[in-house]
RNA sequence: UGGGGCGUCGCCAAGCGGUAAGGCAAUGGACUCUGACUCCAUCACCCGCAGGUUCGAAUCCUGCCGCCCUAG
Repeated sequence: UGGGGCGUCGCCAAGCGGUAAGGCAAUGGACUCUGACUCCAUCACCCGCAGGUUCGAAUCCUGCCGCCCUAG
């Protein structure tokens, strides 16, 4: 430098044009003499960044940025 893949909550991870599941963690509460366990509730209105297409974009297109694989 060329080709390919990936970037979604603190971590893991679904989502495949109709407005973001789940698990762990965290916070508040219930229970308990205290803690653990268990249960309830809350937790992404900038989905790497910037544009474009569309009535509507995490999702499609373009350009960047970062990481990984690969060719020399």

Predicted 3D model of a 72-nucleotide RNA (transfer RNA) from a Eubacteriales bacterium.
Rfam family: tRNA. The family's RNA type in Rfam is transfer RNA.
Model confidence (mean pLDDT): 81 of 100.